This is a predicted structure of a 264-nucleotide RNA (Bacterial large signal recognition particle RNA) from an Anaerolineae bacterium.

């Protein structure tokens, strides 16, 4: 070096998910020249030599093993976009209050703000007036009898003269009713451009005097506080993405490695 027969290995791999973890069934990617049967998601089988059981093919290399390269695809984080949700610290916007007195405006030497004396506004009492009520007074009416006067008729007493009680009518009056309500007395009040006295006087209005330059805060501005809004902003959620980083990584090409026996 050639031939024959074996053995390790191989007969797909990967991602996410599940799981304490590993592998499988199912999903997705890649790939096919890429074995067969049984088991499995309300799982199945195992335990770091991590599918199990049975059968078959191939076999030391195009097929097995290792390293780096490239890299489909998945996953994780971030960025960006959209939607809806919550917040209200900050920026913005809106509304309201306070303060400042810079601008503007107004008032002010025909005297500002301030001070002082007084008056008013407030309270109490009295007087007068007004209003209301009551009473008195006045006017009228007003009692079958139990009120008055006068008492026809009638009645009673008396021999008579005469006398007595007394109804109606008439006249009058009491209680009461009504009118009047001018005057008089008393009472009352959310009574009065009224008068007097006392009290009070914080604030406001006002007159005199002192004094001599500020005062007001409408608008603009500044500042501060409160409320609202939610565009920016902040938190978390869902979806999208051709972007960035990380991680696993099929297929592919490239490089390296790989056993035993017999015969020539």
């Nucleotide at each position: 070096c050639c031939g024959u027969g074996c053995u390790a290995g191989a007969c797909g791999g990967g991602g996410a998910a599940c799981u304490a973890g590993c592998g499988g069934u199912g999903c997705c990617c890649u790939g096919u020249a890429a074995c067969c049967c049984g088991c499995a998601a309300u799982c199945c089988g195992c335990u770091a030599u991590a599918g199990c059981g049975g059968g078959g093919u191939u076999g030391a290399a195009u097929u097995c093993c290792c390293a780096a390269c490239c890299g489909a695809g998945g996953c994780c984080g971030g960025g960006c976009c959209u939607u809806g949700u919550g917040g209200g610290a900050c920026u913005g916007c809106c509304c309201g209050g306070g303060c400042c007195a810079u601008g503007u405006g107004g008032c002010g030497u025909u005297g500002a703000g301030g001070g002082u004396c007084g008056g008013g506004u407030c309270c109490u009492g009295u007087g007068c007036g007004g209003c209301g009520g009551a009473g008195a007074a006045c006017u009228g009416c007003g009692a079958a009898c139990c009120c008055c006067g006068c008492c026809a008729g009638g009645u009673c007493c008396g021999g008579g003269a005469g006398g007595a009680a007394g109804c109606a009518a008439c006249g009058g009056u009491a209680a009461g009713c009504a009118g009047c309500c001018c005057c008089c007395u008393c009472c009352g009040g959310g009574u009065g451009c009224c008068a007097c006295a006392g009290g009070g006087c914080a604030g406001c209005c006002u007159g005199g005097c002192c004094g001599g330059a500020g005062c007001c805060g409408g608008c603009a501005g500044g500042u501060u506080c409160g409320g609202g809004u939610a565009a920016g902003c902040c938190g978390g959620a869902a979806g999208g993405u051709a972007c960035c980083g990380g991680u696993c990584g099929a297929a592919g090409g490239c490089g390296g490695g790989u056993g035993c026996a017999c015969g020539g």

It matches the Rfam family "Bacterial large signal recognition particle RNA". Rfam describes the family as follows. The signal recognition particle (SRP) is a universally conserved ribonucleoprotein involved in the co-translational targeting of proteins to membranes. The coordinates come from a structure-prediction model, not an experiment, and the mean pLDDT is 80. The sequence is in RNAcentral, with records from ENA. Taxonomically the source falls in Anaerolineae (Bacteria, Bacillati, Chloroflexota). It is recorded under the gene name ffs.